[in-house]
RNA sequence: GACGCUGGCGGCGCGCUUAACACAUGCAAGUCGAACGCAGCGCCGUACCCGCGCAAGCGGGUGUGGCUGUCUGAGUGGCGAACGGGUGCGUAACACGUGAGCAACCUACCCGAGUGAGGGGGAUAACCCGGGGAAACCCGGGCUAAUACCGCAUGAGGCCGAAGACUCGAGAGGGGACUUGGGUCAAAGGUGCAUCCUUUGGGAGGCACCGCACACGGAGGGGCUCGCGGCGUAUCAGCUGGUUGGUGAGGUAACGGCUCACCAAGGCAACGACGCGUAGGGGGUCUGAGAGGAUGGCCCCCCACAUUGGGACUGAGAUACGGCCCAGACUCCUACGGGAGGCAGCAGUGGGGAAUCUUGCGCAAUGGUCGAAAGACUGACGCAGCGACGCCGUGUGCGGGAGGACGCCUUUCGGGGUGUAAACCGCUGUCAGGGGGGACGAACGCCGGGCUCAGGAAAUGGAGAACGGGUGACGGUACCCCCAGAGGAAGCACCGGCUAACUCCGUGCCAGCAGCCGCGGUAAUACGGAGGGUGCGAGCGUUGUUCGGAAUUACUGGGCGUAAAGCGCACGUAGGUGGUGGUUUAAGUCUCGCUGUGAAAUCCCGGGGCUCAACCCCGUGGACUGCAGGGGAUACUGGACGACUGGAGACACGUAGAGGUCGGUGGAAUUCCGGGUGUAGCGGUGGAAUGCGUAGAGAUCCGGAAGAACACCAGUGGCGAAGCGGCCGACUGGGCGUGAUCUGACACUGAGGUGCGAAAGCGUGGGGAGCGAACAGGAUUAGAUACCCUGGUAGUCCACGCCGUAAACGAUGGGCACUAGAGGCUGGGGGGAUCGACCCCUUCGGCCUCGCAGCUAACGCGCUAAGUGCCCCGCCUGGGGAGUACGGCCGCAAGGCUGAAACUCAAAGGAAUUGACGGGGGCCCGCACAAGCGGUGGAGCAUGUGGUUUAAUUCGAAGCAACGCGAAGAACCUUACCUGGGCUUGACAUCUCAGCGAAAUCCCUGUGAAAGCAGGGACCCCCUUCGAGGCGGUGGGACAGGUGCUGCAUGGCUGUCGUCAGCUCGUGUCGUGAGAUGUUGGGUUAAGUCCCGCAACGAGCGCAACCCCUAUCCGCUGUUGCCAGCGCGAGGAGAAAUUCUUGGCGGGGACUCUGCGGAGACUGCCGGUGAUAAACCGGAGGAAGGUGGGGACGACGUCAAGUCAUCAUGGCCCUUACGCCCAGGGCUACACACGUGCUACAAUGGCCGGGACAAACCGUUGCGAGCCCGCGAGGGGGAGCGAAUCGGAGAAACCCGGUCCAAGUUCGGAUUGCAGUCUGUAACUCGACUGCAUGAAGCUGGAGUCGCUAGUAAUCGUGGAUCAGCUACGCCACGGUGAAUCCGUUCCCGGGCCUUGUACACACCGCCCGUCACGCCAUGGAAGUCGGGAGCGCCCGAAGCCCGUGAUCCAACCGGAGAGGCUUGUCCUGUCUGGAGGAAGCGGUCGAAGGCGAGUUCGGUGAC
Repeated sequence: GACGCUGGCGGCGCGCUUAACACAUGCAAGUCGAACGCAGCGCCGUACCCGCGCAAGCGGGUGUGGCUGUCUGAGUGGCGAACGGGUGCGUAACACGUGAGCAACCUACCCGAGUGAGGGGGAUAACCCGGGGAAACCCGGGCUAAUACCGCAUGAGGCCGAAGACUCGAGAGGGGACUUGGGUCAAAGGUGCAUCCUUUGGGAGGCACCGCACACGGAGGGGCUCGCGGCGUAUCAGCUGGUUGGUGAGGUAACGGCUCACCAAGGCAACGACGCGUAGGGGGUCUGAGAGGAUGGCCCCCCACAUUGGGACUGAGAUACGGCCCAGACUCCUACGGGAGGCAGCAGUGGGGAAUCUUGCGCAAUGGUCGAAAGACUGACGCAGCGACGCCGUGUGCGGGAGGACGCCUUUCGGGGUGUAAACCGCUGUCAGGGGGGACGAACGCCGGGCUCAGGAAAUGGAGAACGGGUGACGGUACCCCCAGAGGAAGCACCGGCUAACUCCGUGCCAGCAGCCGCGGUAAUACGGAGGGUGCGAGCGUUGUUCGGAAUUACUGGGCGUAAAGCGCACGUAGGUGGUGGUUUAAGUCUCGCUGUGAAAUCCCGGGGCUCAACCCCGUGGACUGCAGGGGAUACUGGACGACUGGAGACACGUAGAGGUCGGUGGAAUUCCGGGUGUAGCGGUGGAAUGCGUAGAGAUCCGGAAGAACACCAGUGGCGAAGCGGCCGACUGGGCGUGAUCUGACACUGAGGUGCGAAAGCGUGGGGAGCGAACAGGAUUAGAUACCCUGGUAGUCCACGCCGUAAACGAUGGGCACUAGAGGCUGGGGGGAUCGACCCCUUCGGCCUCGCAGCUAACGCGCUAAGUGCCCCGCCUGGGGAGUACGGCCGCAAGGCUGAAACUCAAAGGAAUUGACGGGGGCCCGCACAAGCGGUGGAGCAUGUGGUUUAAUUCGAAGCAACGCGAAGAACCUUACCUGGGCUUGACAUCUCAGCGAAAUCCCUGUGAAAGCAGGGACCCCCUUCGAGGCGGUGGGACAGGUGCUGCAUGGCUGUCGUCAGCUCGUGUCGUGAGAUGUUGGGUUAAGUCCCGCAACGAGCGCAACCCCUAUCCGCUGUUGCCAGCGCGAGGAGAAAUUCUUGGCGGGGACUCUGCGGAGACUGCCGGUGAUAAACCGGAGGAAGGUGGGGACGACGUCAAGUCAUCAUGGCCCUUACGCCCAGGGCUACACACGUGCUACAAUGGCCGGGACAAACCGUUGCGAGCCCGCGAGGGGGAGCGAAUCGGAGAAACCCGGUCCAAGUUCGGAUUGCAGUCUGUAACUCGACUGCAUGAAGCUGGAGUCGCUAGUAAUCGUGGAUCAGCUACGCCACGGUGAAUCCGUUCCCGGGCCUUGUACACACCGCCCGUCACGCCAUGGAAGUCGGGAGCGCCCGAAGCCCGUGAUCCAACCGGAGAGGCUUGUCCUGUCUGGAGGAAGCGGUCGAAGGCGAGUUCGGUGAC
């Protein structure tokens, strides 16, 4: 500035940034009668006529004269119009700024001082007459004036020549007072006053003023020249023909190539010429600490322009905004013949645009032009109007007023906020409103009457001071007073962080926000609204632009090892920089109360005026950091001169080396060829195949050929700028050391330039053994255009010529100097020691490894710096686009060098840290693999899940870690699902209101499937303050209720990694920091277990131990348990003696056992190993030995793991229903698929008979013995037992005997039929069990997969919870019998520690690349096509200047025949004629516009 929302007042400023686009209308430059003539009007006089009147006279008309008039009109003439006002097109330039210069110039009006103004002449507008034209306007004839025009005279003086003294200057050259002489050049009058004259018109001399001419000086103004300064592009590198200079001429006010002729061939440029793009410049303005950066609106100075282009005229001045001519475009008028016009003056209109004002008032002031003056003119200017566009001021009120109204918002419902805010009470009166008063700006000029002074004879006039008069657009404005009344006057943005300000609701990745980061996917302080808050306030936000912050272009003040950035390397030009001491100069540099300038305004300071401020004014105040001149200084830099040796170079003598080029030469190996021997393979690979080989390979021996490369030496080595490797020779470059003979700063760097420059590649010609892109074949593979194999062409090699790149790297330009050390290698010198290799000390050069200080973002560098300094060069400035495009240069090509933009992203990047990960490494664990045993996957059945189905098959669980899981018990119930029937304060809790009931409670009837609904009856309470209360039920209200949603809002609980050995903290230390250290290391362990070491020392949570069970022993305890010994009883055997059995009894306290308490095991002991440690190995003893076995116990954390359906809980949702009750159904469905199990497939077995041995557990709505019945399930019955007593209870595998004989069976038992039992109100959907019958699949289970390391697996049975019963083959627990194997840690899975890489960090289930498909955006190329800028050549050639000509035409000047005149002359006049001079016209040079042509450049568009 604009836009959005809003808008009380005033002051001061500012107001088309775009279309220099087009303009209607009005105005913006005139003035002078004191330069001049005329006309009109007016006035005066006069003559005549007419009318009226007796007349004087009045009125009118015509003619004429005069004139007076601040009158009017045009004209002649003068001055002005070149100022003032506008705009910024053009211009990169002496255009501007600054400082100088002109001895190379001009200047009207003004000032100073000087001289003069004499005497003549001829015209012409106006006017009159006539004519042409529509108009604009024009033509012919006639008259006339001037301060208009033209001669002549005079010349103080000017100008032009000439001569001279003199003078300035280095010179070239210039000036030239003064003098002499020659030529040449002027003029205009007007007005006033008094006097005189006058044919009243005027004239004369005088005075005064204005004006005129010439010349000089000044002031102010202008012209020209030069130094310096201020822009982008080098992808514009070469430009230039009047070009550069000279001579001469022309031209100009003046210098000059300004123009021309001739001559010469110059001039400019990397310190950026030329080209292109952009742009008026400055004072200043904005910003900034400054240095800078950006900018040039208002005001001031300069420039340029005036519709576009060209041109001159007039003039002091113009190449002229409101003048002229021509051409172009455009507009207007026209009678079609022809004419008119130029707002970038003021207002105003259209248009363009995001956007910029009134067709105002006035000359009162300031200023300008003209005029003697009055005065006229003045869109300059002074004012007013419009616009919050900016700056400044001011108001919209002030005080009191509740623990705090209403409303609104919020809330944990208690409250909190808005908020003294309001109401209400008291007060004030700015601004706006009404009324009244009322300026400054005014000083003048001028007018009036006097006064003073100079001059003059006087008058007019002139100069000056005072007095009086008169002059205001703004405007009845500023200001002052009075009146009324809080009355008329507040909004805008923001409130996630940056950034001051927070809550609720709505919305639900939707709608939207956003300057950056980013918000929004159901609890959003970020969206929208609201309440509240914050900020500013007649404004507030948004957007644009500039500077700042940004040290992010770094002059002040940055960088280049890895972040962007050192040219691949060298030589060297310009340039930059440069050793020691001296003399000189004073350019740089420094200094000065020095001089000039740096306009004013602005800015700063001081003061003043508007009430303040903004604003304005004043100040011999400052500043304006600048430029120029002068004086001074001389350290430093520079210039000049002369000197030095330390830098550099030369020289001499040595020295190491794959330094280079060329030539020669050697052996090993490979391949090929020939020959011999010899036979079946060779070759190749992870394994093969292609290939070679019986036509004789491969192997082996001999001979020959060819090309390429040089084993060992060889190194952490050497030389060189990149690069260089057999040996010998020739030629040749550099380095280093020693010496100190020479030169005397000769040096360093190095833009351009030049040379060299790996590999690949290119050209020509050779060469070709091996190797080997391309290619072919064979393998591998899902594929394999690869890796592997067999072949193999270019090439690799040589010569010559190109190319010129690279991770051309130390990712580190070159030079010089300085700054601790230690060690190694290498070349040379010196010294010591030594027979010597070697060794020791030292010095110069090179190559390495560490490392102090210092540096570094860190990593690291560290005398070979990335340290500290100096000098020079190159390079960088976010990522991508892109080292791409276009242009240019180079190249045979490939391509190289130089090198953008559009568009796009909010990053790209470096170093380091912690993790995670790796088909990285090291160490080590685990039934992880391996070794082994048994399963699963196949069958049938059971069970869970998916799927499907269904009215419903309720819900959850989902890899490991969901799937015999929540379910340790779905026929009803459970139950959450479905269908149907019902209830509505509800099945349940608390409170309340009303009314009911002499209770609660109980019973019955109807209906119905029940729930429920409707109705009936029985009973007749406690307490009391006599209201009532308890209690029940009815109705109403608060509320209940929800297995409805969200496990991603949560608590709690749980799973998992994982019983893995880890996870952390304090202090200290290290690091800029993240972080590290500790916790790493050496050992060891099941273990971060322990030991040792260590900038760490300690500690916590984990590990282990403490707890429980179990294994041995001891003590105590003995009933219901036990029974050795003693006894009794009972039973059996025996002829008997006797013996056996039996805890039944006495008894016992031994044993087993029960329970309680204790002991025991600790690497304690011995030996060995080990660091003498920790510990490990072995042994002894012991019931048990190295955590004895088992359990409980789960660190920091991970999985948004699981659960809102155990419970709890925020938010949301339902409320005669998503709540509650009931009946029936469903959760039990079934083509399928999967998980977990059971039973099997049989002989280590099945079946039959007989016999033996547990542990743990359970039992009173229960377990239930013996006995009886039933084949059996079971029934009857009921002893005993609340249980070491009784019962469940027969353990089974096992043992003995018998049978079966390899068979779908005497295996296997599914399925089905029939008959039953039991539980339960009830076994249809949908229970278990029994008997008989039926006897299915299945003969050991593909790929794959699971468990287990010892009392384990396997196998055998037993019990329990839940439970009326049971779909349990599940789960939990118990005991019986009782193995095999572990070489080992390569591999699979999981895990621990250390280390490494990383572009990963929701962390490898990560990240990420390319093609393709579709759509869109930007850009390059492109057959073309369209348009613009500038230049070149040519054609044509307007106006006009200039040149030439000029029949014809022309008053002034000159001459003159003839004629005339008189003053008779060198006279005057001048018809006419000639000349001088001039004009139109004509011709020519130049020349705008226009046209043609060849190109160039920029842009638009363009199929593809």